[in-house]
RNA sequence: AGAGUUCGAUCCUAACUCAGGAUGAAUGUUGGUGGCAUGCAUAACACAUGCAAGUCAGACGGGAAGUGGUGUUUUCAGUGGAGGAUGAGUGAGUAACGCGUAAGAACCUGCCGUUGGGAGGGGAACAACAAAUGGAAUGGCUACCAAUACCCCGUAGGCUGAGGAGCAAAAGAAGGAAUCUGCUUGAGGAGGGGCUCGCGUCUAAUUAGCUAGUUGGUGAGGUAAUAGCUUAUAGAGGUGAUGAUCAGUAGCUGGUCCAAGAGGAUGAUUAGCCACACUAUGACUGAGACACGAUAGAAACUCCCAUGAGAGGCAGUAGUGGAGAAUUUUUUGCAAUGGGUGAAAGCCUAACGGAUCAAUGCCGCGUGGAAGUAGAAGGCCUACGGGUCGUGAACUUCUUUUCCUGGAGAAGAAGCAACGACGAUAUUUGGGGAAUAAGCAUCGACUAACUCUACGCCAGCAGCUGCAGUAUUAUAAAGGAUGCAAGUGUUAUCCAAAAUGAUUAGGCAUAAAGCAUCUGUAGGUAACUUUUUAAGUCCACCGUCCAAUCUCAAGGCUCAACCCUGGACAGGCGGCAGAAACUGCCAAGCUAGAGUACGGUAGGGGCAAAGGAAAUUUCUAGCAGAGCAGUGAAAUGUGCAGAGAUCAGAAGAACACCAAUGGCGAAAGCACUCUGUUGGGCCAACACUAACACUAAGAGACAAAAGAUAGGGGAGUGAAUAGGAUUAGAUACCCUAGUAUUCCUAGCCAUAAAUGAUGGAUACUGGGCGCUGUGUAUCGACCUGUGCAGUGAUAUAGCUAAUACAUUAAGUAUCCCACCUGGGGAGCACAUUUGCAAGAAUGAACCUCAAAGGAAUUGACAGGGGCUCGCACAAGCAGUGAAGCAUGUGGUUUAAUUUGAUGCAAAGAGAAGAACCUUACUAGGGCUUGACAUGCCACGAAUUUUCUAGAAAGAGAGGGGUGCCUUCAAGAACGUGGACACAGGUGAUGCAUGGUUGUCGUCAACUCGUGCUGUAAGGUGUUGGGUUAAGUCCCGCCACGAGUGCAACCCUCGUGUUUAGUUGCCAUCAUUGAGUUUGGAACCCUAAACAGACUACCGAUGACAAGGUAGAGGAAAGUGAGGAUGACAUCUAGUCAUCAAAUCCCUUCUGCCCUGAGCAACACACAUACUACAAUGGCCGGGACAAAGGGUCGUGAUCCAACUAAAGUGAGCUAACUACAAAAACCUGUCCUCAAUUCGGAUGGCUGCAACUUGCCUACAUGAAGCUGAAUUCGCUAGUAAUCAUCGGUUAGCCAUACAGUAGUGAAUUCAUUCCUGGGCCUUGUACACAUUGCAUGUCACGCUAUGGAAGCUAGCCAUGCCCAAAGUCGUUACUUUAACAGCAAAGAGGGGGAUGCCGAAGGUAGGGCUAGUGAUUGGAGUAACGUCGUAACAAGGUAGCCAUAUUGGAAGGUGCAGUUG
Repeated sequence: AGAGUUCGAUCCUAACUCAGGAUGAAUGUUGGUGGCAUGCAUAACACAUGCAAGUCAGACGGGAAGUGGUGUUUUCAGUGGAGGAUGAGUGAGUAACGCGUAAGAACCUGCCGUUGGGAGGGGAACAACAAAUGGAAUGGCUACCAAUACCCCGUAGGCUGAGGAGCAAAAGAAGGAAUCUGCUUGAGGAGGGGCUCGCGUCUAAUUAGCUAGUUGGUGAGGUAAUAGCUUAUAGAGGUGAUGAUCAGUAGCUGGUCCAAGAGGAUGAUUAGCCACACUAUGACUGAGACACGAUAGAAACUCCCAUGAGAGGCAGUAGUGGAGAAUUUUUUGCAAUGGGUGAAAGCCUAACGGAUCAAUGCCGCGUGGAAGUAGAAGGCCUACGGGUCGUGAACUUCUUUUCCUGGAGAAGAAGCAACGACGAUAUUUGGGGAAUAAGCAUCGACUAACUCUACGCCAGCAGCUGCAGUAUUAUAAAGGAUGCAAGUGUUAUCCAAAAUGAUUAGGCAUAAAGCAUCUGUAGGUAACUUUUUAAGUCCACCGUCCAAUCUCAAGGCUCAACCCUGGACAGGCGGCAGAAACUGCCAAGCUAGAGUACGGUAGGGGCAAAGGAAAUUUCUAGCAGAGCAGUGAAAUGUGCAGAGAUCAGAAGAACACCAAUGGCGAAAGCACUCUGUUGGGCCAACACUAACACUAAGAGACAAAAGAUAGGGGAGUGAAUAGGAUUAGAUACCCUAGUAUUCCUAGCCAUAAAUGAUGGAUACUGGGCGCUGUGUAUCGACCUGUGCAGUGAUAUAGCUAAUACAUUAAGUAUCCCACCUGGGGAGCACAUUUGCAAGAAUGAACCUCAAAGGAAUUGACAGGGGCUCGCACAAGCAGUGAAGCAUGUGGUUUAAUUUGAUGCAAAGAGAAGAACCUUACUAGGGCUUGACAUGCCACGAAUUUUCUAGAAAGAGAGGGGUGCCUUCAAGAACGUGGACACAGGUGAUGCAUGGUUGUCGUCAACUCGUGCUGUAAGGUGUUGGGUUAAGUCCCGCCACGAGUGCAACCCUCGUGUUUAGUUGCCAUCAUUGAGUUUGGAACCCUAAACAGACUACCGAUGACAAGGUAGAGGAAAGUGAGGAUGACAUCUAGUCAUCAAAUCCCUUCUGCCCUGAGCAACACACAUACUACAAUGGCCGGGACAAAGGGUCGUGAUCCAACUAAAGUGAGCUAACUACAAAAACCUGUCCUCAAUUCGGAUGGCUGCAACUUGCCUACAUGAAGCUGAAUUCGCUAGUAAUCAUCGGUUAGCCAUACAGUAGUGAAUUCAUUCCUGGGCCUUGUACACAUUGCAUGUCACGCUAUGGAAGCUAGCCAUGCCCAAAGUCGUUACUUUAACAGCAAAGAGGGGGAUGCCGAAGGUAGGGCUAGUGAUUGGAGUAACGUCGUAACAAGGUAGCCAUAUUGGAAGGUGCAGUUG
């Protein structure tokens, strides 16, 4: 410090997630040791048991123990004293002067320390004890008696500003004594406490008003002290948008954790403060309490009981139950530190010091070191060679931290000595022996670390992205590796990363985000010059911000954690002195901001009134006489009862041309003309005021269209509605009608894509070009120059994610306001305000997803555009689809009908040929190292032949035959037998592959290098203007070049030349039946090499180009014709059954051999051919002309016989020599005009071991359907279509009408590119990228989830009114009682009890407010893989979309009105 995730890829925005650190943690698994820390976070839930506050006999009287007794000693209940208000615990309450910090004045203070006085004289009781009574227990009643207990008198000091008056002290004990220790009263101190106050201290406005002792005064009361603290009285204040009140949550702080910091989160341990002590209330005592281990009363709970009455309070320590994911022992000691008490010894101390338990955390140590390659065994992997675990182990040697076992043995103890819980501790020193000691997680990327096996969208994993569907580095296990290590993973929570709340430090045109617009209050901000002041600001010093922590430097435990000493820090607050630039304040001035007045000026600015013409509709009348209207086409409608057309009246609404990127207005908006009235702007001149300014939360004004109320008006238009069409449907688009509306008046509503999707103001920052208004320079006019105010289109710098913006900023700056913080849920719910209503404003959560989104890029697509090509259409010719048959496929059938191929691009295709074989299928019979390969052993040469049964395979039994080589062991080839490695597989996966093929398409495209350009994906080049069959060529251009394709090079055909003439040829001269033979080399032909064609030439055209066009010449002319040749990619296209090959599977079988059957089945459907339906024909007779091809297990002439298929014979030919071989359409002649062809099959023939299933050929006889084929659809542009024949491969033969060649005869048509189809280039749009067979929307149906409403029901909290009113303080009271004092007494002062008044907790009651839970049922929302209905959106999405509003419809949606371009 960053990283992963939206996309085909890119940049941005934005969220989710991860890597880090931390914890009083928990949990899985594992676990050697020591030190230092920490340990109920939940139920402030309930608690058994023990302990936690006792002490003083030197205050007092007394009892008891002990002793024979005295003395001494010990001990105890009671009176009395000081303590118990500390220590220890907890965090419920509390949003508060509670806490933190800084100040203040009207107070109190036991013990402690300093200092000054004093203690004279009297008196009366009450406990204990004892006796009696009574009781379950705790208690109670009567009588005696002491004090440092209590009371009175006197005196000092003290209290009030002073005087008077008044009030008002004391105690002794110990000791033989000196003395010591207490008591009382002052003064001042320290420490402690009470009170007041400035500032700081969580969330919510869907909490906006709150307050009645409330706010202040006066009198009185009251307190230690101030004060409405309390009360009486008169007044009406006080508080709040700088957030009162109400509600929710919470102890606060030093600090702790995280962070670079700003800051965020937190408040365990430790330290300070506060609050509480079962719940609520109250006072007493006291220096101090309204009191954790005191007390009074009330409620709840628990215990005891003799039912009358009593006892209790672990949020002390240990412990128990319960709750919970979860937190220890009913331990030891007062030795240390501290506390209480005492004169002291001492006693007490669950504070504290220690030990125990727990890896809960932090820190330290160890589990061994060295050496050791046969790189052992074993595991795992393997390309089978090896690699790796791995110097790791073993083996050899060394050491002993730790461990076991002996000895010695501290400090902690404080000024004689003694005193140690911890503790037979720490530490140290002998002996023993590598001995006692390693796990957990991870290994796709983020993120360090990879392979094998199993599984097969299953099991499972997962922090995010995601992984798993038969070859998973992602599951499980193994081997290996990586990380950390007595731990390690997970879970939870906090901070960081997150500049995703932005002070430091973000944004708002299009991503979320500028209020529809304006006026203006509070607030914020604000020109120039000078003065004052010192609030802000700056600076010096002082005080404080406890200690601890953090930090720096030393030190102590072997180190560290830990402890300790000193320093620094402590941003704040307060005090005091100073400075005066800046901000503020005071005062004075100035004129550049702002405004006023004067003079001009443009304008659909507003309001009111008057007038106008065109069009439309309607009614009345005239003229006229058949249609009109409407559409893609129609129909509804209208018209002889007279429409439409034409002419004259009436009505309402809107104002053509001018008109524009033009004008005005704050926006909404504003347009016929004239008049009246009124607001604002601009320009000029420079008189006046003197900062009067900018912005603007709340507030107010105005605000399109639609809508609502009332009254008018109503021509046209026109939601709804009706009808007609369209359609699968059509609640739509189209048409005919048509209500509300639209218009006016009055008052509502307050929203729009109210948009420049851009808040307002001010200043600054290059240019040129327009338009509007108005000045100015020139004597004036035009041209021109130059200002101000507006309004446009370009474009530099700059800025921006990009698009774009660019003096009218989205640039550079300042000020103020509004708003945003992932998508959906949702602008929904609840609540409140507002409205007549419709609605508007404010505006969440649960739940759910990992994205949603912006700009731009490349493609693809479009019922987008432009250009262009092709038998693409058109123009033609001939077909398919109907018939019969052949072949292939599907389906069905079957023991099997082997298998693959399935739109174009499967289907007369693999198959250039299934009777056996082929053959892969099926039934049966057989074989098991195998039909085939290699290696080993044994035997035999090989080989040939006969017989037996059998369907054959195979089996059994015989007969011939001994080779080659030789180092005499053997060896080579072949055969048989045997054991094991292995063979074999047309078994699976073409989605693991190679190779090969199809397709787009013989379409003209596809790319690269360098440069330039863009943040980038990418672009440029390759686009543009022409041209071409072509990215073919030319020109231009930040591009210049290059490659794969195109073309050419290759083959065949077309012309000629040269060479060569046999088996081919024959013009001349001979010859024959015949190029038959001499001969010839001219011709034809053959087959080798050349030539030829290149827009080369001319004209016109084009840009002086490329080229196109016409012509000449030429055998051939613009690629001469045809073939081979197939770019980058696409279709996860086909093929594992040509072959090869990975993985898996079978191995007495999924292998191999054999016989028979099947691949040939048959209701049917499809594809491709053949043959026809006939006279342009058929049959018969005669006659003529090809090319190419293969041939020796072959082709087969000739002859023979036959009606024919064929048979017999077998010449020639290893081929320009011979044969197949006859070419047929064609020509000529005869016959047929209603029959002719296909077809069928007995017999015969051929091939073959075999012809039944199941071959082909042939003659004779019979003679189905069919008379040109619906919708549709295929081929073809010239030697082509059509038509005619012929050859070949494959075979023993052939289902061939197929396939692949060859030649013969030989057309028609092309106006043209509008349309259909496919392709290419450019461009526009896009919500698509699996790319339109895309994407996506809404209702309905089913499941699940959370949530709103709801008659109610239940519970809690809060305050209020009234009733009842405990304890108790403060008052009142002669009802009762009374030791001290005074009094002769009666009686009194004073006290107690009772009664009573105010207040008063709990309780009761009433109506409220808030919150939570639940609720028959109901509403929408979200989610889920295959459901139903449509197709609204994205392309002109097939009616452009969207916003507001109204209406309507199963649903998306449709329509009206106004707006917007996204």